[in-house]
Context: one part of a larger RNA
RNA sequence: ACCUACGAGUUGCCGUCGCCGGCGAGGUUAAGCGCAAUUGAUGCGCGCAGCCGAAGCGAAAGCGAGUCUGAAGAGGGCGUACAGUCCGCGGCGGCAGACGCGAAACCGAGUGAUCUACCCGUGGUCAGGAUGAAGUCCGGGUAACUCCGGAUGGAGGUCCGAACCGAUAAGCGUUGAAAAGCUUCCGGAUGAACUGCGGGUAGGAGUGAAAGGCCAAUCAAACUCGGAGAUAGCUCGUACUCCCCGAAAAGCAUUUAGGUGCUGCCUGGGGCGUUCCCCGCAUGAGGUAGAGCGACCGGCUGGAUGCGAGGGCUUCACCGCCUAUCAAGUCCUGUCGAACUCCGAAUGCAUGCGGGCCAAGCCCUGGAGAAAGGGGACGGGUGCUAACGUCCGUUCCCGAGAGGAGAAGAAUCCAGACCACCGGCCAAGGCCCCGAAGUGGAGUCUAAGUUAGUCUAACGAAGUCGCUUUCCGGUGACAGCUAGGAUGUUGGCUUGGAAGCAGCCAUUCAUUCAAAGAGUGCGUAACAGCUCACUAGUCGAGGAAGGCGGCAUGGAUAAUAAUCGGGUAUCAAGAUUCCCGCCGAAGCCGUGGGAUCCUUUAUGGAUCGGUAGGGGAGCAUUCCAGUCUGCGUCGAAGGCGGUGCGCGAGCCCCGCUGGAGCGUCUGGAAAAGCAGAUGUAGGU
Repeated sequence: ACCUACGAGUUGCCGUCGCCGGCGAGGUUAAGCGCAAUUGAUGCGCGCAGCCGAAGCGAAAGCGAGUCUGAAGAGGGCGUACAGUCCGCGGCGGCAGACGCGAAACCGAGUGAUCUACCCGUGGUCAGGAUGAAGUCCGGGUAACUCCGGAUGGAGGUCCGAACCGAUAAGCGUUGAAAAGCUUCCGGAUGAACUGCGGGUAGGAGUGAAAGGCCAAUCAAACUCGGAGAUAGCUCGUACUCCCCGAAAAGCAUUUAGGUGCUGCCUGGGGCGUUCCCCGCAUGAGGUAGAGCGACCGGCUGGAUGCGAGGGCUUCACCGCCUAUCAAGUCCUGUCGAACUCCGAAUGCAUGCGGGCCAAGCCCUGGAGAAAGGGGACGGGUGCUAACGUCCGUUCCCGAGAGGAGAAGAAUCCAGACCACCGGCCAAGGCCCCGAAGUGGAGUCUAAGUUAGUCUAACGAAGUCGCUUUCCGGUGACAGCUAGGAUGUUGGCUUGGAAGCAGCCAUUCAUUCAAAGAGUGCGUAACAGCUCACUAGUCGAGGAAGGCGGCAUGGAUAAUAAUCGGGUAUCAAGAUUCCCGCCGAAGCCGUGGGAUCCUUUAUGGAUCGGUAGGGGAGCAUUCCAGUCUGCGUCGAAGGCGGUGCGCGAGCCCCGCUGGAGCGUCUGGAAAAGCAGAUGUAGGU
């Protein structure tokens, strides 16, 4: 893991609602007793004690269809007008273990010191080697001691190191050879040493050279049994079928926040009967969007004026004067505001009237679930006009929604699945191949594989296409080429120099000219030199400078080879505009079938996605009573294989097997249905 068996809303009492039935202003007996019989927990009868109801109100006295409060013939509260009660069954609640399994723990009574901790008693063990304390003796020495030397001696939680006890490091072992071991290294090894046997201390207790260690592989409170089915607002699991409806993740409160109560939302039953919803018209309340502010309250920009202040001057002081400073108020100018408003919509909301509508709405009552929500769009707060962020509002969707599109992908787009069909039409989206349908038509654009994949800026560029403005052009434009580009003059100043070209000045003037600046750039120390403006010639048709728009281009950088879903695609299979056709879903239509509900009963109409959950109808299992005067060794149940029937749970039949019991119908009663619970047991 699989298979088989077992495995979870039960039972009693009380209450409440519904259903079936009896009796009914009444209903009903309990224990107990009697009788009967086929001796069965039974039936019939007695038993009226008790209980519920028929009257309530008040704390009570008490009064009574009323009563209490109160001064009250007021008002108000609770009553009066509506039948109950008893058995049974079902839903739900309460008390009980109360759907099942599950603690960590708490308490009681006992059992344990054969493990281990410490203690008591009595025994045992420690190869060998080393070191050489005190004391003693001898010699020396001293006035005498201290002292020196040599022997002897054999001390020590002394040293080295086996047994023995331990356990430092590493490796191995890790479903082990072993629930702590093996190998090598290592610590102690005459001691606070180790050890045999006998004995003592016990659970909030012991023992502890103290680690919360140890107390029988268990210890921040042992083990066994009991209280006990402790409790678990927690987790998991909770078993056949079909049909109808179908939520919520919100408000308020909570030692409350993952629980619960009330309400909202779902469902069953009853009642009311268009009250719901939509459209139109009418009438209202309101201060949002917007707008405005010479209408308030405030904020901000520039200018004018300058109350007042700062600084300076002057002065004995007052007065006064000045200002590269600040600045009230006023005026001019421009502008802003959730908590500003002289204004002010659209929607929504309320009420009334009219119309539409097989579609709800409201009230009473039984049963719930839910009270972790999430995403999109729009209006906002918060945050960074960040977040698959967070908090509100309105709405759609997922949740509880399958199907098609989006490569893939809860909530994006299309569209709400009763069943069947080898029929048709469309939606979103598509139609070159993968891959259903156009290598469809007409016209432009793009050359970047841009693009067909998300988003992309400032800024840059004779990319290219379109539109447009101004100007030049056969009296010859624009570009190129040839030639000229001069003179006063090296203008004046400055300067070491300044000659068109470091800098300054200026009437930047005049002359000769086809034209030529007191000079556009390069250059020189300064000149020189090259060049430009400008002119002529040559050439021979468009050219120059702007503006706007389309598509492209640079800007353009991410982490495992790459890629538009891929292949691939260039008058496209890209972009853009228009047109025709086709494909495409569980949508719609057609044909056939089923179910639910309704009605005007017909060839009728509507409806039938669905989690939590509510309601309805059934199937199967075991047992009981009656029934078929049922079936069965001429073969029951069970097993294996097969036909058929039923929407389904399931059922009938046939063959084989099996070898003794079993079924139909009508009712009744339950140990009444398994895939799940790290479920239990057995097997594989």
Background:
This is a predicted structure of a 684-nucleotide part of an RNA (large-subunit ribosomal RNA, domain II) from a metagenome. Model confidence (mean pLDDT): 85 of 100.